Notes
THF (Tetrahydrofolate) riboswitch aptamer from a sheep gut metagenome, 90 nucleotides, folded computationally. The RNAcentral record of the sequence draws on MGnify.

[in-house]
């Protein structure tokens, strides 16, 4: 010097909700996390607390369907970022 983690942005697509769920914010526990111990100011999970939203159009008798937006919205895939300190691998 280099490979490689949990993740993290973008882009594609397929959902969820919009009658409010999720996100995101705190406060206590717990879990994993380069190959190996170990690890947090990153990451998830759990209960609890404070905040809080975009909706509309047609079709019908309703239920409900489709469409087109909106969610600081999951998951999948691609693209690029990508362990601070030891020991190891090239």
């Nucleotide at each position: 010097a280099g490979a490689g983690u949990a993740g993290a942005a973008c882009g594609u697509u397929c959902g969820c909700g919009u009658c409010a769920a999720g996100u995101g914010c705190u406060a206590u526990g717990g879990g994993a996390u380069g190959g190996g111990a170990g690890g947090u100011c990153g990451c998830c999970c759990a209960u609890g607390g404070a905040c809080g939203a975009a909706g509309g159009a047609a079709g019908g008798a309703a239920a409900c369907u489709u469409c087109c937006g909106c969610g600081g919205u999951g998951g999948a895939c691609g693209u690029u970022c990508g362990c601070a300190g030891c020991c190891g691998c090239u």
Its Rfam family is "THF (Tetrahydrofolate) riboswitch aptamer". Rfam describes the family as follows. Tetrahydrofolate (THF) riboswitch was first reported for Ames et al. as an RNA motif in 5' untranslated (5'-UTR)regions of folate transport and biosynthesis genes in Firmicutes genomes. Of the family's consensus pairs, 93% are formed in the model. Its mean pLDDT, the model's own confidence on a scale to 100, is 84.